[in-house]
RNA sequence: GGGUUUAUAGCUCAGUGGAUUAGAGUAAAUGUUUCCGAAGCAUUAGGUCGAGGGUUCAAUUCCCUCUAAACCCA
Repeated sequence: GGGUUUAUAGCUCAGUGGAUUAGAGUAAAUGUUUCCGAAGCAUUAGGUCGAGGGUUCAAUUCCCUCUAAACCCA
């Protein structure tokens, strides 16, 4: 230098054929339970879906550029 893949909640990851309220586990907070904790149960909060543009009535999803990471080729 060329190419491929990945980027979604604090962490690990789903979802994506464009429209359904953006989800799960775990972590956190509160309550319950307990002599006190842990575990269990219930509830709650937590997201500019990497950044910026474009197409569209409508974009996490399609297109372009950029950023970061991993890998392959030279």
Model confidence (mean pLDDT): 81 of 100. A computed fold for a 74-nucleotide RNA from Oistococcus okinawensis, annotated as transfer RNA. Taxonomically the source falls in Oistococcus (Eukaryota, Viridiplantae, core chlorophytes, Marsupiomonadales). It matches the Rfam family "tRNA". The family's RNA type in Rfam is transfer RNA.